[in-house]
RNA sequence: AGAGUUUGAUCCUGGCUCAGGACGAACGCUGGCGGCGUGCCUAACACAUGCAAGUCGAACGGAGCUAGAUGCUGAGGACGUAGCUUGCUAUUGAAUCUUGUUUAGCUUAGUGGCGGACGGGUGAGUAACGCGUGAGCAACCUACCUUUCAGAGGGGGAUAACGUUUGGAAACGAACGCUAAUACCGCAUGAUAUUAUUGGGCAGCAUUGCCUGAUAAUCAAAGGAGCAAUCCGCUGAAAGAUGGGCUCGCGUCCGAUUAGGUAGUUGGCGGGGUAACGGCCCACCAAGCCGACGAUCGGUAGCCGGACUGAGAGGUUGAACGGCCACAUUGGGACUGAGACACGGCCCAGACUCCUACGGGAGGCAGCAGUGAGGGAUAUUGGUCAAUGGGGGGAACCCUGAUGCAGCGACGCCGCGUGGGUGAAGGAGUGCUUCGGCAUGUAAAGCCUUAUCGGCAGGGAAGAAGCAAGACGGUACCUGACUAAGAAGCCCCGGCUAACUACGUGCCAGCAGCCGCGGUAAUACGUAGGGGGCGAGCGUUAUCCGGAUUUAUUGGGUGUAAAGGGCGUGUAGGCGGGAAUGCAAGUCAGAUGUGAAAACUCAGGGCUCAACCCUGAGCCUGCAUUUGAAACUGUGUUUCUUGAGUGCUGGAGAGGCAAUCGGAAUUCCGUGUGUAGCGGUGAAAUGCGUAGAUAUACGGAGGAACACCAGUGGCGAAGGCGGCCUGCUGGACGGUGUACUGACGCUGAGGCUCGAAAGCGUGGGGAGCAAACAGGAUUAGAUACCCUGGUAGUCCACGCCGUAAACGAUGAAUGCUAGGUGUCGGGCGCCAGGGGCGCCCGGUGCCGCAGCAAACGCAGUAAGCAUUCCGCCUGGGGAGUACGUUCGCAAGAAUGAAACUCAAAGGAAUUGACGGGGACCCGCACAAGCGGUGGAGCAUGUGGUUUAAUUCGAAGCAACGCGAAGAACCUUACCAGGCCUUGACAUCCCGCCGGCCGGCGCGUAACGGCGCCUUCCCUUCGGGGCGGCGGAGACAGGUGGUGCAUGGUUGUCGUCAGCUCGUGUCGUGAGAUGUUGGGUUAAGUCCCGCAACGAGCGCAACCCUUAUCUUCAGUAGCCAGCAUUUAGGAUGGGCACUCUGGAGAGACUGCCAGGGAUAACCUGGAGGAAGGUGGGGAUGACGUCAAAUCAUCAUGCCCCUUAUGACCAGGGCUACACACGUGCUACAAUGGCGUAAACAAAGGGAAGCGAACAUGUGAGUGCAAGCGAAUCCCAAAAAUAACGUCUCAGUUCGGAUUGUAGUCUGCAACUCGACUACAUGAAGCUGGAAUCGCUAGUAAUCGCGAAUCAGAAUGUCGCGGUGAAUACGUUCCCGGGUCUUGUACACACCGCCCGUCA
Repeated sequence: AGAGUUUGAUCCUGGCUCAGGACGAACGCUGGCGGCGUGCCUAACACAUGCAAGUCGAACGGAGCUAGAUGCUGAGGACGUAGCUUGCUAUUGAAUCUUGUUUAGCUUAGUGGCGGACGGGUGAGUAACGCGUGAGCAACCUACCUUUCAGAGGGGGAUAACGUUUGGAAACGAACGCUAAUACCGCAUGAUAUUAUUGGGCAGCAUUGCCUGAUAAUCAAAGGAGCAAUCCGCUGAAAGAUGGGCUCGCGUCCGAUUAGGUAGUUGGCGGGGUAACGGCCCACCAAGCCGACGAUCGGUAGCCGGACUGAGAGGUUGAACGGCCACAUUGGGACUGAGACACGGCCCAGACUCCUACGGGAGGCAGCAGUGAGGGAUAUUGGUCAAUGGGGGGAACCCUGAUGCAGCGACGCCGCGUGGGUGAAGGAGUGCUUCGGCAUGUAAAGCCUUAUCGGCAGGGAAGAAGCAAGACGGUACCUGACUAAGAAGCCCCGGCUAACUACGUGCCAGCAGCCGCGGUAAUACGUAGGGGGCGAGCGUUAUCCGGAUUUAUUGGGUGUAAAGGGCGUGUAGGCGGGAAUGCAAGUCAGAUGUGAAAACUCAGGGCUCAACCCUGAGCCUGCAUUUGAAACUGUGUUUCUUGAGUGCUGGAGAGGCAAUCGGAAUUCCGUGUGUAGCGGUGAAAUGCGUAGAUAUACGGAGGAACACCAGUGGCGAAGGCGGCCUGCUGGACGGUGUACUGACGCUGAGGCUCGAAAGCGUGGGGAGCAAACAGGAUUAGAUACCCUGGUAGUCCACGCCGUAAACGAUGAAUGCUAGGUGUCGGGCGCCAGGGGCGCCCGGUGCCGCAGCAAACGCAGUAAGCAUUCCGCCUGGGGAGUACGUUCGCAAGAAUGAAACUCAAAGGAAUUGACGGGGACCCGCACAAGCGGUGGAGCAUGUGGUUUAAUUCGAAGCAACGCGAAGAACCUUACCAGGCCUUGACAUCCCGCCGGCCGGCGCGUAACGGCGCCUUCCCUUCGGGGCGGCGGAGACAGGUGGUGCAUGGUUGUCGUCAGCUCGUGUCGUGAGAUGUUGGGUUAAGUCCCGCAACGAGCGCAACCCUUAUCUUCAGUAGCCAGCAUUUAGGAUGGGCACUCUGGAGAGACUGCCAGGGAUAACCUGGAGGAAGGUGGGGAUGACGUCAAAUCAUCAUGCCCCUUAUGACCAGGGCUACACACGUGCUACAAUGGCGUAAACAAAGGGAAGCGAACAUGUGAGUGCAAGCGAAUCCCAAAAAUAACGUCUCAGUUCGGAUUGUAGUCUGCAACUCGACUACAUGAAGCUGGAAUCGCUAGUAAUCGCGAAUCAGAAUGUCGCGGUGAAUACGUUCCCGGGUCUUGUACACACCGCCCGUCA
């Protein structure tokens, strides 16, 4: 930084899409470790359970516990002593218990103090002084904290707790009685406090503030700890700090299809209230206030620092962290307090949930966990106060789901690893393959080595400044030994976009972000191999920015792509000429304050690095204050004339309005003349007319429009304006180096006016024309075009409508920027005074330079270069539609969407193709002629039908007597049956044999099968060659499919004259030029001209043949001249002629005349066998038709493999209601038949042609000469001519069909051959619509030959004989060529495309 996508291609406009980055994400596949972050975006939905705000006994009275001391009452009975009945009695009275007092310590419900207004959560509401930023308060408050000054004297009365009684299920109370305080209340004292009165000074724009006096009035306090020192508290005042409250400037989303809103509303006076200002509240007074600079209303939304993106300007966003605000189940309210109208306080109301003894009560997770629900989706009912903070306390300490940590989640960012080296038999496997190999791939294995992470073992922190105390945590980190082990996936591979092959599938399954892939060879589907990318992730989806200059401030447009308002006038607004001077709002510069921290950038530092964190600097582009500057803009004053306007003067004009007048024409009416038609059309008809039309003459009526002049002439703002005259009236223009004003200007959102035609309302008018309507035609139909009629309307007056391709598809204004040439209006100068020349201003046209433009084009009348203002556009369709609103009598107009849908829609130009567009030209294309086809019979091919099979192909021209130059078997590919399986055919291997060929036999429908006879060659003796048989597998084989996978070959346009290239030039480009133009030609043939100059493939020529001559040669030809003769060139002889086949000549517009441009060339002529490419052939440019052929051949892929292959006999390709094509024979007298006669050319011949002779009615047959052929044979040419006959008929025409008998070929003529003889004797008497061939040795007609072939042509290919007619001409039909024009076609008119229906 761009790319894909509109087209056959091009340039442009324009949308859609992609590559990048981001994320509180989700989903799919996969998943080793660590660090740092982060985690309900949805239901401000409902919540079980636990915890999240307490603390102070050094404020107070109690209560409880413990310990000590002590008094008393009672219990208790140890030890000692005495007695004796040696286990009993008496006495002493300790510990201990009970009940008081007191001391110390601990715990604590209550009174009291401080804190529960912080911290934590959420974003519902809010478009607002809510937030941001900057100011202000002379209109305010502030507990705890800090500093300073002053003080605390003396009293009083209560009340919880507690006790007793008592209510209630509970929650919770009630009554009576007792008691304390740092709880509460008076009195005293008291000020720099407050209030009132009254002085002075200073400040301020001001309401007023500050300082300093005097007098009077009012208002305070609490104690506790300690042996004490002292400490902590208390009261009043001043100040600070902190935190708040209020006010103001500026900024802060969308909608005008929301345009008017507002009654405490706006202001005032006086009160009340508040910490404080204020309609904050109240009474009275006034009628204001807000709004196009967007009020009000509706929708949406917490705002910001920042975050993401972007080159930036911007756009989007507001999770986490930080600041502010708002809220705490919903709504309302106040209380307490320094602070709340209070998340874990109170009261009331609502909804919901829970308890209940039914009377009543309790609750609020948007605190941390957690549950349900919702959702694509978001974590543990963890541990600790060690650190950092917070509350209370003198402190110890207590509390703290704040916080610091841990857990879960690849959710994000960052880091690390899954090994490293060596290793070619390039292993195995896998994939591909041209089968040779290539790839995976040094990759693996193997060998050597290392240990980050993980596992094991040992040690073990900092974090505590500060006595003790470490949640994290036996964590980070360090060390040791051991093992390559435990650790790789995801997406993509047609283009964009890096990366290709095979198989499967066959418009199916599927893919796809856009274009688009898939219908049998898919690099696009699925799988595999390989490759590319990223990597513990990779893809997809949603969203945002970018690319998109695709809303354009930077940085777009508006003639034709979307887009100039129909035109004017003018309000607000925006912009505005020259000079001087003041101010300083904009502008510029300096300074100051602020712009929180975090973030960002740079530098440095700390975790091993990084992410992350820390420090410093920068940045924060802003706002405010202040000091300056004065060029520009602004503003004040003065002034100027060039912008603008006025006066005077002059002419031009379909400018407007009103009212007269005029002639031509149409129609109608009257009268006359006159008679059968008129009218109308492509042709007709409807219509009018004998009741007298049309035509014609005269007279009259009425309406509408104004010929010629008339002109890219004039006027008007546009719409628009056209006979003449008059009246009224608007504007423009020229002149005035005269006169006047002195910037008065330009544009113009809204507003207002004007505004073609049609239409509407009321009233007139109505000749012509003419929607609707009627009739007649046309047509498949014709609700049309054409014709005959005809009503609204068109005309006038008044009032509406308000739109048009209202167009120059071009808004208005001003200035500047080469020329040339017309025309309209006015003026000036000069001259030789006829006219001409030159110049100025204003209009209106054309051409053209620079410049612009995508091109077309525009070009002083800009679409050029600039300035100002307005309107409008942002892909196509939906749609100028719907809804709403305004206007309208209505019709409708104005304003003006969305859902949904497409990947285009579009502009200009290019090349083709096409046109029932144009111009020119050609062709048996038409025309002019001749002969046919289409009707009949037959032959042949095709379709159809039939069949076991009727093998297959060919399908408009360009398939159909075509492949097939020849189907009885074979051919043969088809059918039924039989039979073979390495095969009928090829190569390779092994074994055996000596074959083969030939002969014989059995058997079969036949092939196959079985058997007999006969038997090889070479040799260095090892063997080899050749052939047969048997066997195994590789393989053979296929007329099976695909001609739309192909090669080759062919048809066709078309023997039409075209098709291209190199260089140059022009064009942004596709392309153009050349190749177009003027002539000419059969021809892009040639000439001339020309930004072209040359060249190639085609044309022509070169080749073959034919027509004339010469020469050479002479086995056939000739006797021309000579001789012989059986009279046949038969023979000698000859080569002159004919002929044959070699070589040459000849024709080139060369010559003449005319035309043409002096050219090319054309016309005519001469000469010549031939004359203007002499006739014919071969020869087929670039290309078109996915034209034909896989069945000539070759061939990719697919398919069959005891069969889709091979062999055999039989059948079929020959069928037959019918349809078509191509032919033959005819329908007869230009003929048929008979008789006897004449003249060719070109071919063929040995498995051949076959003479002569004989024979048969004949096809033939018998015998057999000659000839491998200029020698012999096929071989008779026929039409023709001569003579005779037939006499117009289904015939002496015509020969189909059928019967009988034969001939020939062939193993074999049944299906299914040809021919012969005799007999039979069908249709048919010249052919409908339609259609074919042919321009001269041609058509027509006549016979001959050949290929194929055993036999079998009416076909095909050749040959000669006889031998015409016609062409005015290019209007039309068909095909083709060149130029030009239109196009929305490019698969190219057999196109494209609209509507209806399904």
A computed fold for a 1398-nucleotide RNA from an uncultured bacterium, annotated as small-subunit ribosomal RNA. The RNAcentral record of the sequence draws on Greengenes.